Transfer RNA from a mouse gut metagenome, 68 nucleotides, folded computationally. The RNAcentral record of the sequence draws on MGnify. The coordinates come from a structure-prediction model, not an experiment, and the mean pLDDT is 82. Rfam family: tRNA. By type it is a transfer RNA.

RNA sequence: UGAUGUGGCGCAGCUGGUAGCGCAACUGAUUCGUAAUCAGUAGGUCGAGAGUUCGAGUCUCUUCAUCA
Numbered sequence: 001u002g003a004u005g006u007g008g009c010g011c012a013g014c015u016g017g018u019a020g021c022g023c024a025a026c027u028g029a030u031u032c033g034u035a036a037u038c039a040g041u042a043g044g045u046c047g048a049g050a051g052u053u054c055g056a057g058u059c060u061c062u063u064c065a066u067c068a
Stems, first nucleotide, its partner, number of pairs: 001068005008023004017054001025041005047063005
């Protein structure tokens, strides 16, 4: 100096409009049982702090961590 940081893990999120997918987890069905399959449920305030804005994951500043 550049890049990245978003549920347990891996990642999306377009031109700012109150965050989604896959896997995993849990519950139920199915099975002699497990797995698989099907149906459903829960879980994140977006690394931290501040600013702009009616409104910020998204823009600005500072800062932390990792990588180059």